[in-house]
RNA sequence: GCUUGAAAAACGCAAACCUACCGAAAGGUAGCGACGCAAAACUACUGGCCUAAUUUUCAUACAGUUUACCAUAAAAAACUGAUGAAUUAAGGUCGCAGAGUUGCCAAG
Numbered sequence: 001g002c003u004u005g006a007a008a009a010a011c012g013c014a015a016a017c018c019u020a021c022c023g024a025a026a027g028g029u030a031g032c033g034a035c036g037c038a039a040a041a042c043u044a045c046u047g048g049c050c051u052a053a054u055u056u057u058c059a060u061a062c063a064g065u066u067u068a069c070c071a072u073a074a075a076a077a078a079c080u081g082a083u084g085a086a087u088u089a090a091g092g093u094c095g096c097a098g099a100g101u102u103g104c105c106a107a108g
Stems, first nucleotide, its partner, number of pairs: 002108004012037002018031005035095001041101003045098003048093003056086005062081006
C1' cells in the first nucleotide's frame, strides 16, 4: 500500500419513544435512550425518496371591491382574499444506493 471483517480487544457512533427549542412542513439541534452500525465519520455531486412555504393552473351554496345592467329585484363579469385539489425545491434525507475525501482495530 492492497484485500477482507471469521475470532479477539480498545476507542467510537446512536434508530424509535419522550422532553425542550427551531421550521409552513419534511426535518434539524440539545438532552434522554439503544434498534442497529467497521465508516451509521465528512461532502447533497448523481439517482431515488420525503415535504410543498413559494410558483402556476383549476374549483367554490365563502368574503370584499369594482364594472355593467335594471323601475325594483333576480341574474352576470373582472379583481383581491380565504379554503380545497393538482403542480413545483430554491427545502430536506449521507442511518436509501452510487461517487468523492479522511480514518480505528485485527487477519491475510
Molecule: c-di-GMP-I riboswitch aptamer
Organism: Competibacteraceae bacterium UBA3908